[in-house]
RNA sequence: GCCUUCGUAGCUCAGUUGGAAGAGCGCCACUCUCGUAAAGUGGAGGUCCCGGGUUCAACUCCCGGCGAAGGCU
Numbered sequence: 001g002c003c004u005u006c007g008u009a010g011c012u013c014a015g016u017u018g019g020a021a022g023a024g025c026g027c028c029a030c031u032c033u034c035g036u037a038a039a040g041u042g043g044a045g046g047u048c049c050c051g052g053g054u055u056c057a058a059c060u061c062c063c064g065g066c067g068a069a070g071g072c073u
Base pairs, nucleotide, nucleotide: 001072002071003070004069005068006067007066010025011024012023013022019056027043028042029041030040031039049065050064051063052062053061
């Protein structure tokens, strides 16, 4: 230098025929208990890496940039 895959909640990741975002763990509150743990219920938390384009509509498609992992020379 070139190619491939990836970037979504604090962490690990779902979400692809484009219709506007979810799970597990964690965190907070409550219930239960003499108390703790466990269990149960509820809740907070996201500019979906950034900037453009296409579209009535983009996490999703296209282009560029940045970053991570792997491969080739």
Molecule: transfer RNA
Organism: Patescibacteria group bacterium